The RNA shown here (SAM riboswitch aptamer (S box leader)) has 122 nucleotides and comes from Leeuwenhoekiella sp. Its Rfam family is "SAM riboswitch aptamer (S box leader)". Rfam links the family to the GO term regulation of gene expression. From the family's description: The SAM riboswitch is found upstream of a number of genes which code for proteins involved in methionine or cysteine biosynthesis in Gram-positive bacteria. The coordinates come from a structure-prediction model, not an experiment, and the mean pLDDT is 79.

[in-house]
RNA sequence: AAGUUAUCAAGAAAGGCAGAGGGAUAGACCCUGUGAAGCCUUAGCAACCCUCUGCUUAGAGAAGGUGCUACAUUCUACCAUAUUUUACCCUUUUAGGGCUAAAUGAUAUGGAUAGAUAACAU
Numbered sequence: 001a002a003g004u005u006a007u008c009a010a011g012a013a014a015g016g017c018a019g020a021g022g023g024a025u026a027g028a029c030c031c032u033g034u035g036a037a038g039c040c041u042u043a044g045c046a047a048c049c050c051u052c053u054g055c056u057u058a059g060a061g062a063a064g065g066u067g068c069u070a071c072a073u074u075c076u077a078c079c080a081u082a083u084u085u086u087a088c089c090c091u092u093u094u095a096g097g098g099c100u101a102a103a104u105g106a107u108a109u110g111g112a113u114a115g116a117u118a119a120c121a122u
Base pairs, nucleotide, nucleotide: 001122003120004119005118006117007116008115013042014041015040016039017038021031022030023029025077026076027075028074043069044068045067048065049064050061051060052059053058073114078111079110080109081108082107083106084105085102086101087100088098089097090096091095
C1' cells in the first nucleotide's frame, strides 16, 4: 500500500511542553489564546486480539498488544422508497389527478460509497 471479515447514536480527561490551527475530503455547522495541531506523563473507557471457566452459543476478567477519551463516523454527499412544500399541466373544478422542475427543494427510512479501528493474510 491494496485485500477479507467485523464494528462505528454507548463509554471515558487531567497536567506539562508548545503556540494556531482543528473536526479525513467538499459544503454546512461547530471547536479553538478561558490555548488548536503535535509531543510527553498520569488516569480512564471499551473489550478486537488476549486471559480464565464452560466447550462453541455463553459467562467472567483486564496482566499484556492495539484503539479510543467535543459534536452520531458532527451532519449531508450516490441510489431507492415514502411523506411533504411551491410552481406547472389536465379534468367531471368547495375537489381530484399527472408529470416535470426547484443551480442539487425539505423530512424520514433503508442500502451503497467513502472514512476510522481491530483481527487475519499478502